[in-house]
RNA sequence: CUCUCCGUCUCGGGGUGCUCUUCGUGGCGCAUAGAGUUGCGCGCACGUCGGGCUGAGAGAGACCCGCAGCACCUGAACGCGGUAAUGCGCGCGUAGGGAAGACGGAGAUUAUCAUA
Numbered sequence: 001c002u003c004u005c006c007g008u009c010u011c012g013g014g015g016u017g018c019u020c021u022u023c024g025u026g027g028c029g030c031a032u033a034g035a036g037u038u039g040c041g042c043g044c045a046c047g048u049c050g051g052g053c054u055g056a057g058a059g060a061g062a063c064c065c066g067c068a069g070c071a072c073c074u075g076a077a078c079g080c081g082g083u084a085a086u087g088c089g090c091g092c093g094u095a096g097g098g099a100a101g102a103c104g105g106a107g108a109u110u111a112u113c114a115u116a
Base pairs, nucleotide, nucleotide: 002108003107004106005105006104007103008102009101010100011066012065013064014063016060017053018052019051020050023047024046025045026044027042028041029040030039031038072097073096074095078091079090080089081088
């Protein structure tokens, strides 16, 4: 010098689904001749309290990942299987993309020099 492993710092990349339930708001329906009010209801939406599933992580300043890329994205409203259900499992997949620099420690190889 090079390589391997470990670590630190700084920087950067990434995902957040399914389901039950409490309450609230909205929507819709019913009651009325009709409207409002009110009441009742819902295979509905959003927010919210609290549970269940998978997972490292399902909004935590947490977790995971940063090129020898097991983060994650795309294909994908994919295929097969399974589940209460799901982006749950497997396949697809040696696929196509995908975010890095500095420093420290340990070890190894090689070369050179010195000494014995």

The RNA shown here (TPP riboswitch aptamer (THI element)) has 116 nucleotides and comes from Pleodorina starrii. NCBI's taxonomy places the organism under Eukaryota, Chlorophyta, core chlorophytes, Volvocaceae, Pleodorina. The coordinates come from a structure-prediction model, not an experiment, and the mean pLDDT is 76.